[in-house]
RNA sequence: AGCCCCGUAGUCUAGCGGUCAAGGAUAGCAGACUUUGGAAUAAAGAAGAAAUCUGUUGACGGCAGUUCAAAUCUGCCCGGGGCUA
Numbered sequence: 001a002g003c004c005c006c007g008u009a010g011u012c013u014a015g016c017g018g019u020c021a022a023g024g025a026u027a028g029c030a031g032a033c034u035u036u037g038g039a040a041u042a043a044a045g046a047a048g049a050a051a052u053c054u055g056u057u058g059a060c061g062g063c064a065g066u067u068c069a070a071a072u073c074u075g076c077c078c079g080g081g082g083c084u085a
Stems, first nucleotide, its partner, number of pairs: 001084007010026004018068001027057006034050003061077005
C1' cells in the first nucleotide's frame, strides 16, 4: 500500500430495509418481601449482608448518500483483528 472481517448500554449479545421512540443477559439505582445480622436500650432491635420479585437508568463509531422508510444497503473517514507484498 492492497484485500477480507468486525464496531449496538459499564460488560456480553439479538437484529438480515418497515409492527425498533432497538430485545435479552449481566450491571447500576429505587422499592417490596424473606433470611441473616446484631448497635443503642431494661426490653421492643439500627446500620450492614444475602436470596427472590417489581420498577427504573443506559447503546446503533463519525459524516454523507440511496430509499416513502436505514442499526440493516453504498461511499469516505476513525478504531480493532487478519492475509498478501
A computed fold for an 85-nucleotide RNA from a Candidatus Woesearchaeota archaeon, annotated as transfer RNA. NCBI's taxonomy places the organism under Archaea, Nanobdellati, Candidatus Woesearchaeota. Its Rfam family is "tRNA". Rfam classes the family as a transfer RNA.